[in-house]
């Protein structure tokens, strides 16, 4: 360098294949509960869907490019 694949809450992952409000587990944070503390219950924060432009009434989901990650060829003495 070329080709595929993926990027979505701090982390791991959905989102019925374009449909309205982007949800789940842990993790955070209040309370209860306990002698404290884990555990449990109960309620909450917390999103620019990796930038940008594009098609669409409508996009997380198509298509263009950048950027970042992986795998795989190929260059390089």
């Nucleotide at each position: 360098g070329c080709a595929c694949u993926u990027g979505u809450a701090g982390c791991u992952c959905a989102a019925u294949u374009g449909g309205a409000u982007a949800g789940a587990g842990c993790a955070c944070c209040u309370g209860a509960c306990u002698a404290c503390g884990g555990a449990u219950c109960a309620g909450g924060a917390g999103g620019u869907u990796u930038g940008g432009g594009g098609u669409u009434c409508g996009a997380a989901u198509c298509c263009c490019u950048a950027c970042a990650a992986g795998u795989g060829c190929a260059c390089c003495a």